Large-subunit ribosomal RNA, domain I from Maridesulfovibrio ferrireducens, 569 nucleotides, folded computationally. Its Rfam family is "Bacterial large subunit ribosomal RNA". Lineage of the source: Bacteria > Pseudomonadati > Thermodesulfobacteriota > Desulfovibrionales > Maridesulfovibrio. Its mean pLDDT, the model's own confidence on a scale to 100, is 81. The RNAcentral record of the full RNA draws on ENA.
Context: one part of a larger RNA
RNA sequence: GGUCCACGGAGGAUGCCUAGGAGCUGCCAGGCGAAGAAGGACGUGAUUAGCUGCGACAAGCCGCGGGGAGGGGCCAAUACCCAAUGAUCCGCGGAUUUCCGAAUGGGGUAACCCGAAUGUCCUGAUGACAUUCGCAUGCGCAUGAAUAAAAUAGUGCGUCUGCGGUAUACGCUGGGGAGUGAACCAUCUGAGUACCAGCGGGAGUAGAAAUCAAACGAGAUUCCCCCAGUAGCGGCGAGCGAACGGGGAGGAGCCCAAACCGCGUGCCCUCGGGUGCGCGGGGUUGUAGGGGUGCGGCGGGGCUUGCCCGUCCAGUCAGAAAGCGCAACUGUAGCGGAACGGUCCUGGGAAGGCCGGCCAGAGCGGGUGAAAGCCCCGUACGCGAAACGGUUGCGCCUGGAUGGCCGCAUUUCCUGAGUACGGCGGGACACGAGAAAUCCUGUCGGAAUCUGGGGGGACCACCCUCCAAGGCUAAAUACUCGGCAGCUACCGAUAGCGCAUAGUACCGUGAGGGAAAGGUGAAAAGGACCCCGGGAGGGGAGUGAAAGAGAACCUGAAACCGUGGACCU
Numbered sequence: 001g002g003u004c005c006a007c008g009g010a011g012g013a014u015g016c017c018u019a020g021g022a023g024c025u026g027c028c029a030g031g032c033g034a035a036g037a038a039g040g041a042c043g044u045g046a047u048u049a050g051c052u053g054c055g056a057c058a059a060g061c062c063g064c065g066g067g068g069a070g071g072g073g074c075c076a077a078u079a080c081c082c083a084a085u086g087a088u089c090c091g092c093g094g095a096u097u098u099c100c101g102a103a104u105g106g107g108g109u110a111a112c113c114c115g116a117a118u119g120u121c122c123u124g125a126u127g128a129c130a131u132u133c134g135c136a137u138g139c140g141c142a143u144g145a146a147u148a149a150a151a152u153a154g155u156g157c158g159u160c161u162g163c164g165g166u167a168u169a170c171g172c173u174g175g176g177g178a179g180u181g182a183a184c185c186a187u188c189u190g191a192g193u194a195c196c197a198g199c200g201g202g203a204g205u206a207g208a209a210a211u212c213a214a215a216c217g218a219g220a221u222u223c224c225c226c227c228a229g230u231a232g233c234g235g236c237g238a239g240c241g242a243a244c245g246g247g248g249a250g251g252a253g254c255c256c257a258a259a260c261c262g263c264g265u266g267c268c269c270u271c272g273g274g275u276g277c278g279c280g281g282g283g284u285u286g287u288a289g290g291g292g293u294g295c296g297g298c299g300g301g302g303c304u305u306g307c308c309c310g311u312c313c314a315g316u317c318a319g320a321a322a323g324c325g326c327a328a329c330u331g332u333a334g335c336g337g338a339a340c341g342g343u344c345c346u347g348g349g350a351a352g353g354c355c356g357g358c359c360a361g362a363g364c365g366g367g368u369g370a371a372a373g374c375c376c377c378g379u380a381c382g383c384g385a386a387a388c389g390g391u392u393g394c395g396c397c398u399g400g401a402u403g404g405c406c407g408c409a410u411u412u413c414c415u416g417a418g419u420a421c422g423g424c425g426g427g428a429c430a431c432g433a434g435a436a437a438u439c440c441u442g443u444c445g446g447a448a449u450c451u452g453g454g455g456g457g458a459c460c461a462c463c464c465u466c467c468a469a470g471g472c473u474a475a476a477u478a479c480u481c482g483g484c485a486g487c488u489a490c491c492g493a494u495a496g497c498g499c500a501u502a503g504u505a506c507c508g509u510g511a512g513g514g515a516a517a518g519g520u521g522a523a524a525a526g527g528a529c530c531c532c533g534g535g536a537g538g539g540g541a542g543u544g545a546a547a548g549a550g551a552a553c554c555u556g557a558a559a560c561c562g563u564g565g566a567c568c569u
Stems, first nucleotide, its partner, number of pairs: 001568009015554001016519002020491002022488007029480002032164001039100003042055003046078002050074002061094006070082003105114003115133007134163003138159006170201001171199005181188001185235001211218002222249005232240002253472003256416001260281010286450001288415003291411008301308003310402006323396010334383003340356003344353002357374002359363001365377003421445008431457001452467005506513002526553001529540004
């Protein structure tokens, strides 16, 4: 020095555990904010560093309800208090709610500085307190230039609304890459993805055919399953990739513009016309519809002739718009809730074993000194709201119709124009310019008016089908910051969220990055007292089932370091 054995130290693997996480299902909710949000700063306790709560009324104040014995949060301790005149605690409603923050009187290096007006207190001054003082759109009133008038711009006041934030989700819109793939690369792909911006909503978008189809017909939109990896597109490469039709979920349809009528009002001009605007009625479609005119049929309560009553229909989630009441169900506290014993065994401890019972609409689950249907909390089942919400129904209420409806005939009237469409340049359509229809439009042109117009994948004819150039519209669909209930061939402390909690410590000028860290015991019964020692620590004693469970605390592997022994060199 090495190997082995025994016993230790050190270390924190492993096993067991769970306070935390992951994923999913169902229901709810999907908001908040100038009445000042989200998020913070600073305060606030008898003693208080942090967290939590709260706001100068500051771990709290008031009312109503629940509950029923202790309570003054995490969090021990002492002191002092509160509580059957019902505290603490839980729910609902209210009060207070500093300063910053959209931050909004002005400023500013957030949580600070500096004002103005009015009012109250004060004899007055100083001062204190309260309120107000942002910008923008719309509307109203007043004032009012350039410019003679009028008007407008502007200005002032009043009023309404908006502003910010977020759930790193879901939606729509405007912009919009590259790595990559094509085994290179340029068209292409990636991909209209990532990302940026705007606007929202609880959903959003879309949506009531100028749609499809095919000689038969269908009948708004959205979503799912097929059709189908088909037809096609494609340096016909890589790759991209429908529709028709079928089956389901859901189901809803409407309103304007115009013709015409009435009322009001403006402008132009040759004084007779022309041309507008506002409001009300009318009207809303493709087997065309509507308007005007004429004819015919039907219907209409009362009277003061523009009101009342009655009848009918509809409705606040679209098509106009505020609510109120009642009822039922339901949410936000809670309440009731069956049934076991055995000094028999083991053990520190019984829920285990043994013996004998019981309940069960309850043998889901958790706890209790180990393994409990019957010990505790619960579970099945049943019950409950003063207050504030939700859903549904009915009524009040509101709106409409009831001088209109139907039919026939006629008509020179209306039916969305810089639009449709075309050329050029782009883009979207599964479709890359292609034979390229269809949709959008930067630019240049530019119709028709129902005897009209669009489409049916160049184009033409015939045929079929639909009515653009205005608008609204639930449901089926997407998502999950959050609440409640539950589940898992999910993890179990190097795992599972980054966090068993922390966006903390720490790092960075900053944007930003970002940890580690769980376990005594059933119960602190957390080791009084004695001894050694300055202490740390240890030896006794005591507690405990166990102290080799002693807080550096369950188990306690290995590396590594020792002590003693054996053997080898």